A computed fold for a 255-nucleotide part of an RNA from a Sphingobacteriia bacterium, annotated as large-subunit ribosomal RNA, domain VI. The full RNA is in RNAcentral, with records from ENA.
Context: one part of a larger RNA
RNA sequence: UGUAGGAAGUUUGCGAGGAUCUGCCUUUAGUACGAAAGGACCGAGGUGGACGUACCUCUAGUGGUCCAGUUGUCGCGCCAGCGGCAUGGCUGGGUAGCUAACGUACGGACGGGAUAAACGCUGAAAGCAUCUAAGCGUGAAACCCACCUUUAAACUAGACUUCCCCAUUAGAGCCGUGGAAGACUACCACGUUGAUAGGCUGGGUGUGUAAGCACAGUAAUGUGUUUAGCUUACCAGUACUAAUAGCUCGAUUGU
Numbered sequence: 001u002g003u004a005g006g007a008a009g010u011u012u013g014c015g016a017g018g019a020u021c022u023g024c025c026u027u028u029a030g031u032a033c034g035a036a037a038g039g040a041c042c043g044a045g046g047u048g049g050a051c052g053u054a055c056c057u058c059u060a061g062u063g064g065u066c067c068a069g070u071u072g073u074c075g076c077g078c079c080a081g082c083g084g085c086a087u088g089g090c091u092g093g094g095u096a097g098c099u100a101a102c103g104u105a106c107g108g109a110c111g112g113g114a115u116a117a118a119c120g121c122u123g124a125a126a127g128c129a130u131c132u133a134a135g136c137g138u139g140a141a142a143c144c145c146a147c148c149u150u151u152a153a154a155c156u157a158g159a160c161u162u163c164c165c166c167a168u169u170a171g172a173g174c175c176g177u178g179g180a181a182g183a184c185u186a187c188c189a190c191g192u193u194g195a196u197a198g199g200c201u202g203g204g205u206g207u208g209u210a211a212g213c214a215c216a217g218u219a220a221u222g223u224g225u226u227u228a229g230c231u232u233a234c235c236a237g238u239a240c241u242a243a244u245a246g247c248u249c250g251a252u253u254g255u
Base pairs, nucleotide, nucleotide: 001153005164006163007162008161009160010159011158015150016149017148018147021049022048023047024046025045026044027043033038051107052106053105054104055103059101060099061098062097066093067092068091069090070089071086072085073084074083075082076081111145112144113143118138119137120136121135165254171249172248173247174246175191176190177189178188179187196242197241198240199238200237201236202235203234206230207229212225213224214223215222216221
């Protein structure tokens, strides 16, 4: 821009893509078969491998915004307590998020159609015979459906529901606060008739018992106050702060 009025929402699926794997064990059954040795088809159930998809509850990794320990040195006048630098100085842990993981869950199916090789029924040419010539069946991970994803520019531009009819209206955008959305755009939530983000409060989680003071010890240090103090991205509540005010587009009643 189109889809012959303008919108909001819900859809159908012409078509396109993906997937399509397989082992072992138990049972049927030591049955059928076989002199014995041995040993099934068909069917039922269980459990794996590889592959794929999704996710982070668990097990883990990371987690330079969290906590702690500690070395050297410099600074805050000194002590104490802190801070800077040294690969985040080093070390031990770790929330959220992320992780096709080493983790968790799920998947390949069932079934149908038409067939291949092959196996048949009826059956002439050719009084017989013959699966084939007419006709009718069975039959495979291949093919078409079925399963998952996508799709109306499918220009054959589809369908359904609702709203708007002269009013800057239905609606949309700009702008702002943001997001398990994201390169930008887009998408989604919210904009005072408000919990959208920050802050604050409470909780959770992590770390592991802060500082100060008291006591014990010559001291290093230990004990008590104290399962403390601090706590990022998590969960709630709460208008304290910022989403103010406003602007633009938008159907000639539908060639």
The coordinates come from a structure-prediction model, not an experiment, and the mean pLDDT is 87.